[in-house]
A computed fold for a 321-nucleotide part of an RNA from a Dehalococcoidia bacterium, annotated as large-subunit ribosomal RNA, domain IV.
Context: one part of a larger RNA
RNA sequence: CCCUCGUUAAGGAACUCGGCAAUCUAACCCCGUAACUUCGGGAUAAGGGGGACCCUUCGCGAGAAGGGUGGCACAGAAUUGGCCCAAGUGACUGUUUAACAAAAACACAGGUCUCUGCUAAAGCGUAAGCUGAUGUAUAGAGGCUGAUACCUGCCCAGUGCUGGAAGGUUAAGGGGAGGUGUUUCAAAAGCACCGAACUGAAGCCCCAGUGAACGGCGGCCGUAACUAUAACGGUCCUAAGGUAGCGAAACCCCUUGUCGGGUAAGUUCCGACCCGCACGAAUGGUGUAACAACUUGGGCGCUGUCUCAACGAGGGACUCG
Numbered sequence: 001c002c003c004u005c006g007u008u009a010a011g012g013a014a015c016u017c018g019g020c021a022a023u024c025u026a027a028c029c030c031c032g033u034a035a036c037u038u039c040g041g042g043a044u045a046a047g048g049g050g051g052a053c054c055c056u057u058c059g060c061g062a063g064a065a066g067g068g069u070g071g072c073a074c075a076g077a078a079u080u081g082g083c084c085c086a087a088g089u090g091a092c093u094g095u096u097u098a099a100c101a102a103a104a105a106c107a108c109a110g111g112u113c114u115c116u117g118c119u120a121a122a123g124c125g126u127a128a129g130c131u132g133a134u135g136u137a138u139a140g141a142g143g144c145u146g147a148u149a150c151c152u153g154c155c156c157a158g159u160g161c162u163g164g165a166a167g168g169u170u171a172a173g174g175g176g177a178g179g180u181g182u183u184u185c186a187a188a189a190g191c192a193c194c195g196a197a198c199u200g201a202a203g204c205c206c207c208a209g210u211g212a213a214c215g216g217c218g219g220c221c222g223u224a225a226c227u228a229u230a231a232c233g234g235u236c237c238u239a240a241g242g243u244a245g246c247g248a249a250a251c252c253c254c255u256u257g258u259c260g261g262g263u264a265a266g267u268u269c270c271g272a273c274c275c276g277c278a279c280g281a282a283u284g285g286u287g288u289a290a291c292a293a294c295u296u297g298g299g300c301g302c303u304g305u306c307u308c309a310a311c312g313a314g315g316g317a318c319u320c321g
Base pairs, nucleotide, nucleotide: 001316002315003314004313005312006311007310008309010307011306014305019302028050029049030048031047036041038147052069053068054067055066056065057064058063070074082300083299084298085297086296087295088294089292090291094106095105110145111144112143113142114141115140116139122131123130124129149286150285151284153217154216155215158214159213160210161209162208163207164206167205168204169203173199174198178194179193180192181191182190218236219235220234221233222232245279246276257273258272259271260270261269
């Protein structure tokens, strides 16, 4: 000096990206317990008090109450929650990158759409066959969303899907006008070949519907008796121009936006504002009790994290053998 432990004056997070780590707390009994809430919870909330041994009384007893005694210490060792406030995200228990990620990711109950009438759809297989299912639409399969609460706006022009079938296009096939070859001196006939019109399904074009299908959801100019702003007007474009709600947000570039709160001092945090570079409604929107080895900010307690280090124990390193 290193590792693993123990103790520490005064201070008590000043450490640090961050209380990381280590303390504190702790089981049992009694008292007491807020906001909020889906009335179940929250809750061991928080916050207090108690304990050994002896005697007496009561009790069947575990024990309770009263009185006394001893110790520095009575859950006498060990095991054994620190707590609170606020916000984000995900409802929850669960699952996951065996060996750098446990999470806000996946799943989930619930919601919804589509397909499927049974030899089902869907899937595996060349097939036989099998799963689905010894099930039958309250079933099965696939997609999206993700408890619950309040909701889920406008656009069908493009793409997709579904339906339609008048017309256009259209393959093979059918059809066979016409033509060529062959035989022959020549012709006819036969045979072979080429072959127009016409006919000819689905699909596509076309016509509709459809958004909890893929997706999309404007610009410029002017206007009110201070100023500012613009309920209002004009104009261009569009399939339609973003509704409710939320908003510097896990989304805001400018940006440490501005105001308020908290601090002596706050790029973080909380509450507002709205000028949303570039939120927005099941690629769900906004809230939400409970829950979380999740993320963020604050506080109380507590401490060698620190001011600032010291001492002790064990094991190494090191020296000698």
Taxonomically the source falls in Dehalococcoidia (Bacteria, Bacillati, Chloroflexota). Its Rfam family is "Bacterial large subunit ribosomal RNA".